Overview: Predicted 3D model of a 486-nucleotide part of an RNA (small-subunit ribosomal RNA, 5' domain) from an uncultured prokaryote. Rfam family: Bacterial small subunit ribosomal RNA. Its family is annotated with ribosome and structural constituent of ribosome in the Gene Ontology.

Context: one part of a larger RNA
RNA sequence: GAUUGAACGCUGGCGGCAUGCCUAACACAUGCAAGUCGAACGCGAAAGUACCUUCGGGUGCGAGUAGAGUGGCCGACGGGUGAGUAAUGCUUAGGAAUUUACCCAAUAGUGGGGGAUAACUCGAGGAAAAACUCGGGCUAAUACCGCAUAUACCCUAAGGGGGAAAGAUUUAUCGCUAUUGGAUGAGCCUGCGUCGGAUUAGCUUGUUGGUGAGGUAAUGGCUCACCAAGGCGACGAUCUGUAGCUGGUCUGAGAGGACGAACAGCCACACUGGGACUGAGACACGGCCCAGACUCCUACGGGAGGCAGCAGUGGGGAAUAUUGCACAAUGGGCGCAAGCCUGAUGCAGCAAUGCCGCGUGUGUGAAGAAGGCCUGCGGGUUGUAAAGCACUUUCAGUUGGGAAGAUAAUGACGUUACCAACAGAAGAAGCACCGGCUAACUCCGUGCCAGUAGUUGCGGUAAUACGGAGGGUGCGAGCGUUAAUC
Repeated sequence: GAUUGAACGCUGGCGGCAUGCCUAACACAUGCAAGUCGAACGCGAAAGUACCUUCGGGUGCGAGUAGAGUGGCCGACGGGUGAGUAAUGCUUAGGAAUUUACCCAAUAGUGGGGGAUAACUCGAGGAAAAACUCGGGCUAAUACCGCAUAUACCCUAAGGGGGAAAGAUUUAUCGCUAUUGGAUGAGCCUGCGUCGGAUUAGCUUGUUGGUGAGGUAAUGGCUCACCAAGGCGACGAUCUGUAGCUGGUCUGAGAGGACGAACAGCCACACUGGGACUGAGACACGGCCCAGACUCCUACGGGAGGCAGCAGUGGGGAAUAUUGCACAAUGGGCGCAAGCCUGAUGCAGCAAUGCCGCGUGUGUGAAGAAGGCCUGCGGGUUGUAAAGCACUUUCAGUUGGGAAGAUAAUGACGUUACCAACAGAAGAAGCACCGGCUAACUCCGUGCCAGUAGUUGCGGUAAUACGGAGGGUGCGAGCGUUAAUC
C1' cells in the first nucleotide's frame, strides 16, 4: 500500500447492488418448513335450514360435502451445517464386472378366476389418564394370490425348465405388463496430485496372495473354509496433531504466499452410538427399532420429543438481522385437469457491514464588518468566508399521472421504477492528524507531574511531541483504532 463475513470509538443525508453467529455440531418455548390424487377403492358426518310430528323424532337440502381409512406417486429432491474425515474424501485422467422410478423411441400383450383386510361396528386390556394394543363380525379396489399365454427375456447338463398384466373416465385419453435401445442419475476400480511432527522407526494375522464357496445390482478377503507366508516402510510405513476438498478469493510485476465467507460442484452429518425395514434409489434431517444422556406429560401403570429448515428464545461472545408478505414470477411434488402444497424461491424489514453513485447549494459581494486568535501595537489572520444582493431545486418532501416484470386472465413487491407540477436555501459534515519518518505552527496551561508513544522518543518553567485555543493538513458520510493476510 492492498484486502476483510470484521469489531470498537466519534459522527451520520439519500439511493442502487451485495453481504450479515467466524464463538457453543450448546440447549430450545411457539408457529410454519411435504404433501397430493375421488379420473384406483369402500365408507361417510355435523352446524344450519325447510316441511311433517304421536313432541321422542322423521324426511329433504346441506352432501356423496367435511372427514378419516385402503391404494398410488412423492417424502432419497429441495433447504441446513462442517462435527467427523489426511483418505471408503476431493481434483484430474482413465477403466469394466453393474443398476437406473419418472422421461423418450421401438416391439409384443392387456385372457380367465380366487381368498382376504383396513375403514365401520361389538367387546376387552380399564380402575377406561394418555399414547395405544388385542379379539369377534361386515366390505371394496389400479391392494394381495393362483391359472392360461409369452418369439424376443432368465436358467440349462442344450433334452428342457421358469416367469406377466389393471383398470378408470367426461369416449378421447390416461394407465398396466414383458423386452430392447436411449437419456439422466447412481454404485465400483485404477494412475498422478492432496498440511505439520522422526523429541513417532518399525507396522500388519483377514494381515498379503491363491483355490473353492457364500453374498451383492456388480468386481473384490466383502465374508467363510483350506493352502502358501506373505504385504507395507527413510521415495517416511505406523503413530500423533491439525483440517471438509475443489472451481476459486486476497495479495503480488511475476514466481510465490495466505485463505476456502457469499455463489457453484463433490463429500460427510442430522441429540449421541448401533441396526435394519420399505423402496428404482436411504441404512433415510422434519420415517422405524434398540441403547444412552437430556427435557416434558402422567391418574405412577406408562408415554412423548429432537431447529446443523425459516423466523424466534436463552446461553456463549468483541460481534452478526423480522416469531414479516406472497405463491404474481422461476422451479419442485401430486393430479387428465381445475387446482392444492412449497420459510425452495420472489420480495419487503433491520445494520454505513462492504462496493458504487449523488447531495449538503450557485454566482456576486471589501466597509476587507463584528467577534475570535496572534502582534514588534503599525498591523496580520480567520476571509469572499459571513451578512447583503441575484439565482437554482439534484436528493429528501407534498400532489397528480404511471409502466415492464404477465399470456386472454392472475402482481407479493407497490405509497414500485419512472414522469410532471408545487414550495423553499430550504431538511443534510464529520473524523483523524500537524517534532522527524509524514502533508500541516503559533499562543496559553502544566512543570519527568498530568500525560503521550507505530518507531525514534517527548515532558524536570520559554514543550511546533502533554491538555486547551486559534490557524493549518489529509480524507470525507465517513474518519480513526484494534485484529488478521499478502

Model confidence (mean pLDDT): 86 of 100.